[in-house]
Molecule: RNase P RNA; transfer RNA
Organism: Candidatus Multivoradales bacterium
Parts: sequence; C1' cells; structure tokens
RNA sequence: GGAGAGCUCCUGGCGGUCGCUCCCGCCUUCGGGCGGGGGAGGAAAGUCCGGACUCCCACGGGCAGCAUGCUCGCUAACGGCGAGGCGCGGCGACGCGACGGAAAGUGCAACAGAGAGCAGACCGCCUCGGCGCCUUCGGGCAUCGGGGCAAGGGUGAAAGGGUGCGGUAAGAGCGCACCGCGGAGCCGGCGACGGUUCCGGCACGGUAAACCCCAUGCGGAGCAAGACCGAAUAGGGGAGCGGUUCUGUGGGCUGCCCGUCCCGCGACGCGACGCUUCGGCGCCGCGGCCGACUCCCGGGUAGGUUGCUCGAGGCCUGCGGCAACGCCGGCCCCAGAUGAAUGACCGCCCUCCGCGGACGAUCGUGAGAUCGGCUGCGGAUGACAGAAUCCGGCUUACGGAGCUCUCCGGUU
RNA sequence: GUGGGCGUAGCUCAAUGGUAGAGCACUGGAUUGUGGUUCCAGUGGUUGAGGGUUCGAGCCCCUUCGCCCACCCCA
Repeated sequence: GGAGAGCUCCUGGCGGUCGCUCCCGCCUUCGGGCGGGGGAGGAAAGUCCGGACUCCCACGGGCAGCAUGCUCGCUAACGGCGAGGCGCGGCGACGCGACGGAAAGUGCAACAGAGAGCAGACCGCCUCGGCGCCUUCGGGCAUCGGGGCAAGGGUGAAAGGGUGCGGUAAGAGCGCACCGCGGAGCCGGCGACGGUUCCGGCACGGUAAACCCCAUGCGGAGCAAGACCGAAUAGGGGAGCGGUUCUGUGGGCUGCCCGUCCCGCGACGCGACGCUUCGGCGCCGCGGCCGACUCCCGGGUAGGUUGCUCGAGGCCUGCGGCAACGCCGGCCCCAGAUGAAUGACCGCCCUCCGCGGACGAUCGUGAGAUCGGCUGCGGAUGACAGAAUCCGGCUUACGGAGCUCUCCGGUU
Repeated sequence: GUGGGCGUAGCUCAAUGGUAGAGCACUGGAUUGUGGUUCCAGUGGUUGAGGGUUCGAGCCCCUUCGCCCACCCCA
C1' cells in the first nucleotide's frame, strides 16, 4: 500500500420566534388563559418467534395437530443469546450447520444401466468339451455348448468399503498392512466428545426441510382483546337442528373426546301401530310452543370514556462469571396521539471534511514539511427512515466513526 | 395495529418431488370470389425474487417484494 475477517459506538446539542400535544398547579366570562415539566427509532419496519396482560367460567386427563432437536449454561420465555463438541467451507483471520434415530416399520430413487437391497452380467477375464483352419507341435484364430468370476471397462447422483501387496485357473477381505466400520477396556472431560490399547463374523448402501420413531414443549383468541356510557333501529323474519318433563336435554376451551363445575329450557294437542293388570306405557307421524346453537335475509350505528403507559424499566460503581448474564448499592421517570401531536424558520456551539490566516515546537543550507492549540469561510440529516397495548429477540433497509485480527506485495 | 389468503405463457386456469400443460389470443397454411366459421401446424415460460434440502423443486423449508380479504351492535 492492497485485499479481507470480527467487534463496538453514533446516527446531534443549546438558545430564540411562531405553531402543536400530554401531565401537574393556579385562574376562568367555561370559549379559554398563565406558569412549570416532557414529547419518535436503531431499526419505530417485516409480523418471523417468545411472553406479559385481557376474555372465553375455571381446571384435570387423553387424542389429534404443531413446534424444537449435539452438549453445558443464561433468560420470564423462546426457534433467542453465550461457551464448547463434531462436520463442512476458506491459505488464513473466521464463517455456516435444519446437528436425535435408517438394526421399529413403511415409502422413494425418474431416465440410463446387467443390476438400485440382502440385486446383478452389456463389453469382458479364466477354464472344460466339440467341430473347422493354421502350426516353429508350446499353441493360435474362429464358432457352439457347459462351468467359474464381479478384480478391469461402461451406465448412473449413487453399484454392495477404499489404497497397496500377496494369492488364485481367473478372481474375490480369500489372506495381510494402513484407513474406514462394529465391539470391549483404560485415561481426560459435568457433558457432547477426544486420546490410546485390544478383538473382529473383515462388513445389512443412500434418503427422515419423505411418512414415521424417540425426547421436550404447547388450550384458544387477541387492545380492532376487554370494560363502560350514550344514540338509533326491528329484542325483526326464514330454514336447519335440538327440546317439549325427565337419574331429560342443550350450551359453555374459539380442533375433538372424557371428567369435575357453571348456566339455560319446556305448552301441549291429535292420529296410526304394538302392549296392557284397562290406570296407562312405548314408538312413529302431524300441528303448535320454546331456543344458550348453526346458516341465510334484513335493520341500526360508524359517537364518547377507559384500557394508555412505573416497566421481566433505564443509567452508574463494585463483586461473581471465559462469556451470555446475575447480585448488592446509588441515582432517574424518559411520548401516549385517535384522520392521528412531536413541526417550520434563524443563530450559535460540539463532532467530521475541505480551503486559508497568524503564533508556537520539531526537522531542514534553503524553499518548505509535520504536529499542536486559536481563528475565518463553506459543507456534513442530502442515508434508511415515523410510535399506536407493552416488553425480550430474530430478520430486512441504510450513512458514518473507531478498535482488533488475517493474508499478499514493497521498503527499512 | 392484529389475523388470514394468493402470485405459473399476452389473458383465464391446471400440474401427487421425476424435468411445466389446456382453452382463448397471436403467426403461417388449407378451404372460399372476399371475409368469417372450420381444419392443420407453429411461436410464446428466470413458475414474483433470492437462498437452502434432495440425485432432481412449480410443489418441501427460510428470507424478501407485491396484491387481496376480515375486525362494531341486533346475539
């Protein structure tokens, strides 16, 4: 000097003029006025996760469904964060991982290929026999049939461990060495795992963001939740379904079932059939009545108050911890709008950049160079971008500053 | 703000993880005196975008862009 990797922080302040909004206090002719204090983000975004809180009335059990998936920690919790292990990528600093199980079972692998799970012979290799030809009498060529092989080639994303040596008619873990795989022991570690020694039937492929199995977790809906006030209408109509008097039935957790618990309902009449102890009972149909249920039609209102901001809150010192984070102590109150406030203008300062001025210090023969504070002018928010119940994360968009580390090249 | 759904040829829609089709439209030809109808043939695809799983993705998973629907009372 170039190319990279990781981490942290900021992404303005003060004053004035005018204009908004919330809270507190005082005043009021109830219209409002005065004073004091506060007023968008690191992502407020996406709505991907986890909760707090509210309601379903409250809870228990089971099934379904969904989510997570190495180990140990942090946390209210999480699919997040920290530290590690293993695997992969990178020369490296580092980065990524959807990281339990294929021997519980089922499924899939198109096409190609002989053959895709306990399979397989296309080109081939070896051997035996027959026939024909040649022969240097070892054998060779061609063809037919039998037997052996899966080491070589091909197909494929993947071919039944890999490399090498030996062995064999030719081969093959057939044997051996190493790697790999399975098992056992010992050592280190909380653990995932790592190291080492021995044994081996030298081998039961891949795929689970395929179904599934295992472990763990989860009721659902959501501030437009929910509570209250006011106004207006139609407390309307139809269908389904259920009930119409019983140790019934329905509704209530917003997937289903069961249990506890809570709540609602009723107006009967007629007919046929069967039974009958002649009191009536059972079942079916019709009519009527009832409705906490489901669907459809229709009607009304688009109003106001609350929820609404003190929180798993922020900042600082100390201690513990590799860290995430936790604990003790101290200090602080930092938006609450509702067609949606937090704005516009001016000046100055701080921080950064550029151009210049005089002064001081250092270097230099000199021209001048470097550094420091002061000062003048111009610019930098002209990046991404606006709270809407709140909080902890993740992801995405994007301007700037600083620190540490790696690699390459050059110079001293 | 919260909750749910969708994106494929010019348009409307299909496709069970095995390599993307149909109808209409468009182009050419045949038929006809001409046009239309009809028949035959053809063109046209970054499956909204990027990444991942897998041998292979429109489909499975993650992120992102765009579009659509719902939220009160009569109960």